A computed fold for a 1458-nucleotide RNA from an uncultured bacterium, annotated as small-subunit ribosomal RNA.
[in-house]
RNA sequence: AGAGUUUGAUCCUGGCUCAGGAUGAACGCUGGCGGCGUGCUUAACACAUGCAAGUCGAACGAUGUCUUUCGAGGCACAGUGGCGCACGGGUGAGGAACACGUAGCUAACCUGCCUUCCAGUCUGGGAUAACGUCGCGAAAGCGACGCUAAGACCGCGUAAGCUCCCGCGCGUUAGGGGCGCGAGAGAAAAGGCGUAAGUCGCUGGAAGAGGGGGCUGCGGCGCAUCAGGUAGAUGGUGCGGUAACGGCGCACCAUGCCGACGACGGGUCGGGGGUCUGAGAGGAUGAUCCCUCACACUGGGACUGAGACACGGCCCAGACUCCUACGGGAGGCAGCAGUGAGGAAUAUUGCACAAUGGGGGCAACCCUGAUGCAGCGACGCCGCGUGGGUGAUGAAGGUCUUCGGAUCGUAAAGCCCUUUUCUGCGUGACGAGAACGGACGGUAGCGCAGGAAGAAGUCUCGGCUAACUACGUGCCAGCAGCCGCGGUAAAACGUAGGAGGCAAGCGUUAUCCGGAGUUACUGGGCGUAAAGCGUGCGCAGGUGGUGUGUCAAGUUCGGUGUGAAAGCCGUCGGCUCAACCGGGGGAUGGCACGGAAGACUGGGACACUGGAGGCAGCUAGAGGGGCGUGGAAUUCCGGGUGGAGCGGUGAAAUGUGUAGAGAUCCGGAGGAACACCAGAGGCGCAAGCGGCGCCCUGGGGCUGACCUGACACUGAGACGCGAAGGCGUGGGGAGCGAACGGGAUUAGAGACCCCGGUAGUCCAAGCCGUAAACGAUGCAGACUCGGUGUCCACUCCUCGCAAGAGGAGGGGGUGCCGAAGCCAACGCGGUAAGUCCGCCGCCUGGGGAGUACGGUCGCAAGGCUAAAACUCAAAGGAAUUGACGGGGGCCCGCACAAGCAGCGGAGCGUGUGGUUUAAUUCGAGGCUACACGAAGAACCUUACCCGGGUUUGACAUGCAGGUGGUAGCGACCUGAAAGGGAAGCGACCUUCGGGAGCCUAUACAGGUGCUGCAUGGCUGUCGUCAGCUCGUGUCGUGAGAUGUUCGGUUAAGUCCGAAAACGAGCGCAACCCCCGGGGGUAGUUACACGUGUCUACCGCGACUGCCCGGGAGAAGCAGGAGGAAGGUGGGGAUGACGUCAAGUCAGCAUGGCCUUUAUAUCCGGGGCUACACACACGCUACAAUGGCGCGUACAAUGGGUCGCAAGGGCGCGAGCCGGAGCCAAUCCACAAAGCGCGUCGUAGUUCGGAUUGUAGGCUGCAACUCGCCUGCAUGAAGCCGGAGUUGCUAGUAACCGCGUAUCAGCGAUGGCGCGGUGAAUACGUUCCCGGGCCUUGUACACACCGCCCGUCACGUCAUGGGAGCUGGUCAUGCCUGAAGCCGGUCGGGCAACCGCAAGGGGCAGACCGUCGAAGGCAGGGCGGGUGACUGGGACGAAGUCGUAACAAGGUAACCGUA
Repeated sequence: AGAGUUUGAUCCUGGCUCAGGAUGAACGCUGGCGGCGUGCUUAACACAUGCAAGUCGAACGAUGUCUUUCGAGGCACAGUGGCGCACGGGUGAGGAACACGUAGCUAACCUGCCUUCCAGUCUGGGAUAACGUCGCGAAAGCGACGCUAAGACCGCGUAAGCUCCCGCGCGUUAGGGGCGCGAGAGAAAAGGCGUAAGUCGCUGGAAGAGGGGGCUGCGGCGCAUCAGGUAGAUGGUGCGGUAACGGCGCACCAUGCCGACGACGGGUCGGGGGUCUGAGAGGAUGAUCCCUCACACUGGGACUGAGACACGGCCCAGACUCCUACGGGAGGCAGCAGUGAGGAAUAUUGCACAAUGGGGGCAACCCUGAUGCAGCGACGCCGCGUGGGUGAUGAAGGUCUUCGGAUCGUAAAGCCCUUUUCUGCGUGACGAGAACGGACGGUAGCGCAGGAAGAAGUCUCGGCUAACUACGUGCCAGCAGCCGCGGUAAAACGUAGGAGGCAAGCGUUAUCCGGAGUUACUGGGCGUAAAGCGUGCGCAGGUGGUGUGUCAAGUUCGGUGUGAAAGCCGUCGGCUCAACCGGGGGAUGGCACGGAAGACUGGGACACUGGAGGCAGCUAGAGGGGCGUGGAAUUCCGGGUGGAGCGGUGAAAUGUGUAGAGAUCCGGAGGAACACCAGAGGCGCAAGCGGCGCCCUGGGGCUGACCUGACACUGAGACGCGAAGGCGUGGGGAGCGAACGGGAUUAGAGACCCCGGUAGUCCAAGCCGUAAACGAUGCAGACUCGGUGUCCACUCCUCGCAAGAGGAGGGGGUGCCGAAGCCAACGCGGUAAGUCCGCCGCCUGGGGAGUACGGUCGCAAGGCUAAAACUCAAAGGAAUUGACGGGGGCCCGCACAAGCAGCGGAGCGUGUGGUUUAAUUCGAGGCUACACGAAGAACCUUACCCGGGUUUGACAUGCAGGUGGUAGCGACCUGAAAGGGAAGCGACCUUCGGGAGCCUAUACAGGUGCUGCAUGGCUGUCGUCAGCUCGUGUCGUGAGAUGUUCGGUUAAGUCCGAAAACGAGCGCAACCCCCGGGGGUAGUUACACGUGUCUACCGCGACUGCCCGGGAGAAGCAGGAGGAAGGUGGGGAUGACGUCAAGUCAGCAUGGCCUUUAUAUCCGGGGCUACACACACGCUACAAUGGCGCGUACAAUGGGUCGCAAGGGCGCGAGCCGGAGCCAAUCCACAAAGCGCGUCGUAGUUCGGAUUGUAGGCUGCAACUCGCCUGCAUGAAGCCGGAGUUGCUAGUAACCGCGUAUCAGCGAUGGCGCGGUGAAUACGUUCCCGGGCCUUGUACACACCGCCCGUCACGUCAUGGGAGCUGGUCAUGCCUGAAGCCGGUCGGGCAACCGCAAGGGGCAGACCGUCGAAGGCAGGGCGGGUGACUGGGACGAAGUCGUAACAAGGUAACCGUA
C1' cells in the first nucleotide's frame, strides 16, 4: 500500500466482497508449565443458608461470674447514653437533565470528627429505661403500676464576641445580606480517668483544611412523517419556606414567556477520564481501574442527624414469598460466597485481618466478604518447553510414477550429549520502618539425584492468498467470504499422500474501526453515470466596492490559572527477560483571566463613485390585457346548370347519390385559425407569443455623465405565474376529434388503414399545478487567443439631392467553428462543461418506489412531502470491435431475370425415415445426411440374431516348469461344422549343456464395447470468397485505431493516385500439369515408305508489346492491326486467419473408462434384401426430331498372365468347345447417336417395358431366403406431370455411346473417366438466395434461431389495507383517598420553666382541612401484536397467451394527461 467482482474487450461511475487490528466473548477440535490480568454483556428475574457495622464499662445505673490479703480487682453483658451506621461495597433500572465534562460565580449558603487562635466550663432542678409486680398475645410484641443513675433532659447567672432590630460610617457592586462603629434585646457548658502531674472530653467565637448545597457560559444522541408549545405558565407586589437565592410555595395584579440558532412531543441512553481503530481528521465504544450521578422489591412519605428523604433505618400503599393458634405477623443479596431461572455464555457457600485502609475506644483491643491471598476457566497478554549433535543401505513402510524413478527424508533407527520443564529428596525467604506478629506458604528461590525420559495440535492448499498430486463421486453427495466449483479424468466436494500458515493453541461465529476519498472539515459530486427546484418575486439568513480616523468582538502573540490520578509517549529503574510494576519528564489540540498588536474580518464615524438606482434623449420587438375589424379556405343552408356516380384504399368495403350526389356558378350563415411576408429572425422570467387598427400596460438596448451615494448579490420558508390534459358553472361549436358505432386487415385485431362521431378543442370568470416544463447545464459577478454569420441602437468614413446603401469601430442580443484549459469519453470552449468568488437547490448501488403509512393541498382526478421489510451482484455512463437490421450507399456470384434440359406425376433401381423383426449391426441428419462410409452384403465380408463349441485363447512378447516316439502328418469314428477322439507314420539344429517346437502355470492377449464433448490425423462447409494479419511509427488514459479508409480501376487488398504512415507476411496473381499454333530432336510396335499424320522429349509463342480514342501526362478501359491464340486464351492442381465442441474412437492411431469361461474367439444357419407407408438421388418412358428392320461412316480414355482372348466350330441366344496372339502405340478391339433405304401413321400403338410363366446359360463349396445373363411367352402404369424445385453462359447444356476401379459372380440405372454430335439466352441488378467493402442504429456478444415485456396458472417469503380482537404506554376529567409534613379545631392528661393560684407554655392524641401514592370510572393520544378477506411486491432450469420495447423492432420511441 491494495485486491476480486458489471464487459467479447475498454475507460469511467458505482455497490458488494476480501486481506489488518480489536473483544468481559461464545462454539468446534486440541491442550505441557509458569507469571500478570480478567470472568452474568441475558432476568434492576426470584432467592435457601452463612457472613458483609459496629464499638465504648475511662459517660450511667443494674446484673452475672471469677479472684481476693475483704481494701478491692478482673471478666462478661441486656439497657440508658456517646460516636459510627450518609463512609466503604454493589448495580445501570431510571434519567436528554446544570445529570455529566470544562471554565467560572456564590455580596445567596452549610460543614460532625481534624488543625490553629481567643474565651469559658458557675449554680440548681425534675424525670426515665433497665429492674420489680400485674396483665394481654400462638408469635412478633405490647400495656398498667412502682423504684433508680448519668456527659440523657431542664432552669437561673455571666458573655469579648455570636444572633436579631435600629442608626451611622467605609469600601464595593448592575444591585445586594461585605466590613467597621454605637445603642437595645436574646442565647453556653459535662464531665470521665488518674494519688498527682496531667490527659481525654464539654461550651461560645474567629480562622484553616477538607467535604458539600445552589447559580451560570460553553460542550457532547437520533426523529420535522413531532411545528407550534405553555396556566405557576412569564413577570411584579406581599407573605411563607430553606443552610441559602429563586414562581420553591401561596394570595393578588399584569399578560407574558419559549420556538426553524428546532421549542413541544415521541425514541434511545447513566456521563467523564479513557478504550479500540485510524497517517490524521474522524468513527465506534463507556467491561475491569479512577472521578461523578442515579438507584436499593415497586410507588409515596417524612423522622433522626453536621450530613439522608437513608442498600443490610422507620411509616403507608402495591405485587410476591414465608410463618400463623386465622386474631395477626415476618421479609427484601443491584454487599461476599452460593441456589434456581433465563441464556451461546461468565468462577469458591475458600483462608486471613499478617499488610494497606476504615469505624469505635485513653489504650489494650474489637469489628471490617473493604482489602490481602488462595481456588476454578488457554478468557486475554507475556515468557518457557515438548530436546541437541551426528547419522545415506537415502532402510522399512506410505504416496505418486512416464516404471527409469520421485517424495515423506537426516526425517527414523543407531551412536554421542544435555536436563529448562518434570519426578523425588533436602534447604528455604523478602513482604515486618524498635520488639512481638505472615493468611499467602513449606510457596517463590536454591541444592542434589533420576531420566529423552511425561508434553502438538489446528486451519488451509481454484483466484484474491502462502501451499498439488492420486483415488472416490458424477449438477448427486456436497463446498462457498466474493467471483464461483460439482452434469465421468474436479489442484474448488470426500479421503489419502505431500505442501503452506500459525502454534498451546488453531479455526468458526458475532460485534467495532480500517481499507471506504462509499457522507468527502481535512477530502466528493450534479450536460449524458444518482443529482439544478418548471419559472419568477422576495422576508429571515449567508455574503458584500473605494478612502481616512476610531473601537478591539473575531484574529495573532507572549503571560497567569486550570486541564485530578491512572492511562498514553520518551527516559531511568524493579521482578533472570517480557507481560506487569515503580520514579522522574512530556503530552492532554480545551476553557478562563488580565496584557500586547491593529494587517485582515467585524462594530461605530466621516467621505468617495467604479457596483446599483435615478434623470434626459434616441430606439427595436408575434411582450401582456381589452375593444373593434379584414380577406382566403373548410362545412352547412337556399337557388341555377347538369345527369351517374362520388368518396376512399395497398386493394377494398362501410358511407354518399336518380327524393339528383360529386362537378360547376350565384347568394347566405357560422365558428375557428391567420397563407405569402417568415429568417439558425424578434420578444418574454419560464410556460409561451404571429392578419390589421385603436386604447391601457410590463420589460429591454444605446447615447449623455446631470442626480442619489453601496441603496448590492443570493435567497430556506412564504407568495405569484405556470403547455397540454382534466374538473365545476354559463355560453359557443365550422373543422378536427378520446370514448363509441361501422367497414377492412388478421390466427385473433380490443390497434395501425377507411367511413362516421360525443366529450374536448373556442369564450368568460373559477379550480387543478403537472411534463423528456430540456441547453436533461440554478442565479449574480470577475478574468482568460481568435475566426465567421445574423438582429438592434450609436459613432466615424465613402457613395447618394434625398430616401438609403456599403465599410470600419466599440456596445447589447442570438448562432456556428475553434486556442489554451477542462472532461471517463462524448464533447464544452467569452452564451464554458475553462480559471475563481458569493449564495441557494439537489445526489450517495439496483429493484421494492416516487410506492405504503402519516401529514397537507384539491370538488374530484390527483399533487407535494416520503419510508421500511424483503431481494439482487449488480444496475449504469461513454466509447471499442464484431454480429445483426422488414437502415443506407457501392459491388460481385447461373443469385434473379433471359433461355435450354429436367425433378415433383408413372414403373423400376438405389439410399433414408418409419414400421416390422430373434436380428432387420453401426455410423451420417438443413445448406454441408439420404447411388453418403459401401470403388461390389448369397457363404465370407459381418460388426447383428439363433444355436453348437474353445478359454494363455484366432494373433504378440516375457518368464518358470514339463516334454522323445516330442513337433509335424494323420486313415478312421463322432458331429451341421467348429470341435472332440484316435490306430499309424514320424522329424530339424547342437559346442551334447541345450535350442526350436509342443504342453502346463503365470504375466498377459483380445474387444467394430463407451466417450469425435478427452485427442492425433484426415475431411466437409463458408469459399477460389478477397480477404486475414504482423513489425516499426503515429493517434487514443484504454479497448483499439491508423496502415486495410478515400478518388479511380480490377476477376482480385489487382494496380494507380491521395493519405501519418512506411514496410512486410499468409492469401490473389505468377511459377506446375493438360489442351490449342508453329519449331527442333528422335523415331519403335503408329501412319506409311520419308515431305507429312502420330508418339516421346526439348525449347518458342501473348507482354495491353503496337496504333487510335477517352482517362488525371496514372493505373486501367474501349476500339483496331497483326496473330493459331488478346487482354487471366480454355481446363486442372493449388483452399489464407478462422467458423460450425461440424464429421469420423467403425479406416488407422490414441488418453481414460468398461469387459476377461466373455462385451474375447471359432463354427453352422439366419439377418443386413422385411413392407401399410413417407422422402431423396437416379434409370426407362409416355413416342414420328420417334420405334423397328437392312445397309453404311467416324473416336478417345483405359484395362489385360489365377488375365484379356482373335480366327475357327456348336448354339436363335446367353454361352460353350477351342486356343493363335498379347506382360501390350504390336494382341484382345467391334463405338453409338449420325447417314442411306424401307416400314409403322397417332393407336396405350410395331410407343412403353414393369410384372409373371417357362426353358436355358454363367460364376461359385453353395444362387431357397438372396445373383447376373439369354430365348420364348406375358405385356402393367404411363399420353409430358399440382404447389414447388434443380442444373447449365460454349465445345458448355442437351443427346450419343465407349472405358475403368471394386470384383469369383453380381443386383452398376451408381462412381470416376473418355470421346462423338452440338445449341438457345443474358435487357438488366428492382426483387429471392449467398457474399465483399464503406457507413448508420443497437438494450444483441451463445451475437436476431439474439434480446425482452405484461396478464394468467403454481410454490415460497416479506409487506400495505382490513369488520374487528388484544395487550402496552402517555396525559386528561371525575370519584375514593393511605402514610406523612403543614394548618385548624377539640377534649383529655402532665415532672421541670413563669405564675400564690387559676392559667400560660410545652407534649402526645383524636377530629377536620389543603396537598397527596395508589385504586376506580370515562373518553382520548401514540406506538405494537393478531385478523376472515383483499392489494400490489420480490424470488422461483425447462407452464399458458400474445409481441409492447431494443435495428425505421416492422405504426419512430419517450414524457405529462384523460
Its mean pLDDT, the model's own confidence on a scale to 100, is 86.